[in-house]
């Protein structure tokens, strides 16, 4: 970096350095931010994708694998608000809209696999 699959509910922050931006990218809106942004480091925490272990089920000559559940926390990840809103469809509302509700697409994030 390409592609595929799954999830995007919930959850979990303090300190030091730093010094103006940040919420993925461009524009607009909305929000956070000198009562200190991004970033780096330390410590702590959350979660359970992969790996590990256990149990059950199925299968087998016996294992293994698949599936379901659990334990623990090794590899990642994450720790403002929500994957912030924008496009499409349906509903609601209206004179028409805005707003609001639901669904979807696109894009993105994370994990696992893959070129």
């Nucleotide at each position: 970096u390409u592609c595929u699959u799954a999830u995007c509910a919930a959850g979990a922050a303090a300190g030091a350095c730093g010094g103006a931006g940040g919420g993925a990218a461009a524009u607009g809106g909305c929000c956070c931010u000198g009562c200190g942004a991004a970033g780096u480091c330390u410590u702590a925490g959350c979660a359970a994708c992969c790996a590990u272990c256990c149990u059950g089920c199925u299968u087998u000559a016996a294992c293994a694998a698949a599936c379901a559940g659990g334990a623990a926390a090794g590899g990642u990840g994450c720790u403002a608000c929500a994957u912030c809103c924008a496009c499409c469809c349906g509903g609601u509302a209206u004179a028409a809209a805005a707003u609001c509700c639901g669904g979807g697409a696109a894009a993105g994030a994370u994990a696992a696999g893959u070129c």
Predicted 3D model of a 115-nucleotide RNA (SAM riboswitch aptamer (S box leader)) from Chitinophaga oryziterrae. Lineage of the source: Bacteria > Bacteroidota > Chitinophagia > Chitinophagaceae > Chitinophaga. It matches the Rfam family "SAM riboswitch aptamer (S box leader)". Rfam's curators write: The SAM riboswitch is found upstream of a number of genes which code for proteins involved in methionine or cysteine biosynthesis in Gram-positive bacteria.